This is a predicted structure of a 180-nucleotide RNA (SAM riboswitch aptamer (S box leader)) from Streptomyces tsukubensis.
Of the family's consensus pairs, 97% are formed in the model.
RNAcentral holds the sequence, with entries from Ribocentre.
It matches the Rfam family "SAM riboswitch aptamer (S box leader)". Gene Ontology term of the family: regulation of gene expression.
RNA sequence: CGCUCAUCCAGAGGGGCAGAGGGAAACGGCCCGUUGAAGCCCCGGCAACCCUCCAGCCGGUCUCCGUCGUGACAGUGCGAUCCGCAGCAGCGGACAGCGCCCGUCCACGCCGCGAGGCUCCCGGCUAGGGAAGGUGCCAAAUCCGUCUCAUGGCGAGAUGCGCCAUGAGGAAGAUGAGGA
Repeated sequence: CGCUCAUCCAGAGGGGCAGAGGGAAACGGCCCGUUGAAGCCCCGGCAACCCUCCAGCCGGUCUCCGUCGUGACAGUGCGAUCCGCAGCAGCGGACAGCGCCCGUCCACGCCGCGAGGCUCCCGGCUAGGGAAGGUGCCAAAUCCGUCUCAUGGCGAGAUGCGCCAUGAGGAAGAUGAGGA
């Protein structure tokens, strides 16, 4: 930085300086605070995002199988040309090319929620362990609400309106890991 992803009902506080505010911002609520707020410093701790160890699974990967496609080979049709016999017609042969193709199984590719392997390597997921380092954090769910939707209740009735409660989502914010 109107960037991306993940997480945010768990957890963890003492001391010193300081001296009136603080809980991000606005509003409403509710709290914390002269038994000392914010801020700064020291020490301690929490957690496990980055990091790291181990196990399992999945994918990549390897082998086999199957479908399809392309190529090759084989087969077959057309056929320019050439050769032989021949005076022509005709017959036989070779072959560039084009088409078809039930085939062969050769190569390559794609696909398969087909089968198997998984030694090593790469990625992901799940469960568990570690804590040196980089951050972060250590009142209350991010203290709660605000916007949208759903459900229920109340307002003398109502699918509308208002209020309340609960749930889901969003916005905003915080932190981390990335990106620009």